Notes:
A computed fold for a 390-nucleotide RNA from an Acidobacteriota bacterium, annotated as Bacterial RNase P class A. NCBI's taxonomy places the organism under Bacteria, Pseudomonadati, Acidobacteriota.

[in-house]
């Protein structure tokens, strides 16, 4: 130099002209709600996004406990939390290799399941084969009885492997290793490591089947929540006027409720239906709409201390959009980056010239921590692998 792995960063500058949404000074005009002019000064992100986790906050009138659910699941460690992270441990069926992957607690608590295939799928099991016996034909077959998980076949998966001994043929039957159970010891906070003793082997997988075990959780989102508060139109006092009064059950009042009278309207006169209208003050209650939540916060930034790190501590300085369906745009100009193609100089790496292209993903809407995804183009670090130089 190449190509690879892991990780960290930026994410275009500046100017000028028109323009959007806020706050701020001033002059002006107003029906005090606002309206308009000139001037300052401010205006998206690494993910603002997906709304998947975790919170802070706010409502359910407070405080708590339990069942059921649901969620997380190696270990220590970080953080307010967490399903996030950082350092680890095991394992792996992925890579020469840096490096990657992993729902990674319990299957000797119970209960269930193991398709096809296969003889036989979990108190094992003789399909084929090997072996021993007896019969018959005969030296090799057939029948019948028995031993045998060593070989072969079947399947994801066959009741521990490999290798000698040992046997009629075999077999933890015996024995060396390696597995595996049970224990001691060292080492590590701990997963767990590593030495060693004991046991002929008991305990097949599945828990992304219930289930068991530790933890951990009430709900609903800022259209939470709060405070003010019209115009209509209804509700409800009061007052006044109409023709709409009196009384009884009923007690100190008042509301309603029932019955008689009173009024209005019908009719077959004795019943039935209906009982306030208008006008003016005044008032609870919601709705438009207005304010407040609202952005100073588990804040940023620089320095320096402590951790291997995630992370914390301490000083210093800083304020950095808060509005409503929602502004934060375009135009040019010169520069920057990078791509194509050409031209000059060098041996090359690489330096300058012209032309022509190209700057993504995207878009705050209470706020914070994650995570996942989209992302042109640049750039920095560890480190692996070929390969050339010296």
């Nucleotide at each position: 130099c190449a190509a690879g792995u892991a990780g960290a960063g930026a994410g275009g500058a500046u100017g000028a002209u028109c323009g959007c949404c806020g706050c701020c000074c001033g002059a002006g005009c107003u029906c005090c709600g606002g309206c308009c002019c000139g001037g300052g000064g401010g205006g998206a992100g690494g993910a603002a996004a997906g709304u998947c986790c975790g919170a802070a906050c706010a409502c359910c009138a407070g405080c708590g406990g339990g069942c059921a659910g649901c969620g997380u699941g190696c270990u220590u460690c970080c953080u307010a939390a967490c399903g996030g992270g950082a350092a680890g441990g095991a394992g792996g069926g992925g890579g020469u290799g840096a490096c990657c992957c992993u729902a990674c607690g319990g299957a000797a608590a119970g209960u269930g399941c193991c398709a096809c295939a296969g003889a036989a799928a979990a108190c094992a099991a003789a399909c084929c084969g090997c072996c021993c016996c007896g019969g018959c034909c005969a030296u090799g077959g057939u029948c019948g009885g028995g031993g045998u998980a060593a070989g072969g076949g079947u399947g994801a998966a066959a009741c521990g492997g490999u290798g000698g001994g040992g046997u009629a043929a075999g077999a933890g039957c015996c024995c060396a290793c390696c597995g595996c159970u049970u224990u001691g010891g060292c080492g590590g906070u701990g997963a767990c490591g590593u030495c060693g003793a004991a046991g002929g082997c008991a305990c097949g997988g599945c828990a992304a089947a219930c289930c068991c075990c530790a933890c951990g959780c009430g709900g609903u989102g800022c259209a939470a929540g709060g405070c003010c508060a019209a115009a209509u139109a209804g509700g409800c006092u009061c007052c006044g006027u109409c023709a709409u009064u009196g009384a009884g059950c009923a007690g100190g009042c008042c509301c309603g409720g029932c019955u008689c009278u009173c009024c209005c309207g019908c009719c077959a006169a004795g019943g039935c239906g209906g009982g306030g209208g208008c006008a003016g003050a005044g008032u609870g209650g919601g709705u438009a709409g207005g304010c407040c939540g609202c952005u100073u916060g588990a804040g940023a930034a620089u320095u320096g201390g402590g951790g291997u790190g995630a992370c914390u501590c301490a000083a210093u300085u800083c304020c950095u959009a808060g509005a409503g369906g929602a502004a934060u745009g375009a135009u040019c100009a010169u520069c920057c980056u990078c791509c194509u193609u050409u031209g000059u100089g060098g041996c090359a790496u690489c330096a300058u010239g012209a032309a022509g292209g190209a700057g993504a993903c995207a878009g705050a809407a209470u706020u914070c921590g994650g995570c996942u995804u989209a992302u042109a183009u640049c750039u920095c670090u560890g480190c692996u692998u070929g390969c050339c130089c010296g």
It matches the Rfam family "Bacterial RNase P class A". The family's RNA type in Rfam is ribozyme. Gene Ontology terms of the family: ribonuclease P activity, tRNA processing and dimeric ribonuclease P complex.